[in-house]
RNA sequence: UAAUCAUAUCGCCACACCUGCUGUGAAGUAGGGCCGGAAAGCUUCAGGUCUCGUUAGAUGAGAUAGCUGGGUCGUAAAU
Numbered sequence: 001u002a003a004u005c006a007u008a009u010c011g012c013c014a015c016a017c018c019u020g021c022u023g024u025g026a027a028g029u030a031g032g033g034c035c036g037g038a039a040a041g042c043u044u045c046a047g048g049u050c051u052c053g054u055u056a057g058a059u060g061a062g063a064u065a066g067c068u069g070g071g072u073c074g075u076a077a078a079u
Base pairs, nucleotide, nucleotide: 003079004078012037013036017032018031019030020029021028022027035066041072042071043070045069046068047067048064049063050062051061052060053059
């Protein structure tokens, strides 16, 4: 340096739920909370699901990265 790997240590994030705020909405955000996660860091490139418009469909705009895959930066121990 690279690959495998999450067994140890120090750490990191924060599901559901509650409260405030934002949004037509899916949902987001701040605080609490802690199901779980070795990328549960980032990124809508492809698919899925969800919302709004049209609405029979096609289709447009959005949400979800903790739905799957991809891209990308990164952390030790051990081999």
Overview: c-di-GMP-I riboswitch aptamer from Methylomonas sp., 79 nucleotides, folded computationally. The sequence was found by an Rfam model in a public genome assembly.